[in-house]
This is a predicted structure of a 102-nucleotide RNA (SAM riboswitch aptamer (S box leader)) from a Sphingobacteriales bacterium. Lineage of the source: Bacteria > Pseudomonadati > Bacteroidota > Sphingobacteriia > Sphingobacteriales.

RNA sequence: UUCUUAUCAAGAAAGGCAGAGGGUAUGGCCCUAUGAAGCCUUGGCAACCUGCGCAUGCAAGGUGCCAAUUCCAACCACGAUUAUUAUGUGGAGAGAUAAGUC
Numbered sequence: 001u002u003c004u005u006a007u008c009a010a011g012a013a014a015g016g017c018a019g020a021g022g023g024u025a026u027g028g029c030c031c032u033a034u035g036a037a038g039c040c041u042u043g044g045c046a047a048c049c050u051g052c053g054c055a056u057g058c059a060a061g062g063u064g065c066c067a068a069u070u071c072c073a074a075c076c077a078c079g080a081u082u083a084u085u086a087u088g089u090g091g092a093g094a095g096a097u098a099a100g101u102c
Base pairs, nucleotide, nucleotide: 003100004099005098006097007096008095013042014041015040016039017038021031022030023029026073027072028071043066044065045064048062049061050059051058052057070094075091076090077089078088079087
């Protein structure tokens, strides 16, 4: 880096360094000098792989994660209602993580 499968409505933050961005991309909205990203330490959540077990499960070694549903919408289909807007459901696309694969 390619592809496949599964999940994405729950859960879980303090300190130090640093110093202006961050939330994938577009629009919105939001977080941020009462300190963004990043790095380090400690703590925690969860249970994909893993170990044990016949199994419901238990543990926590490898990852992962710890603002807002993946923050919301967008693109397609269907539906309802007052016609101008607001709105519901399902899916696609994009993305994240795990396991495997080229």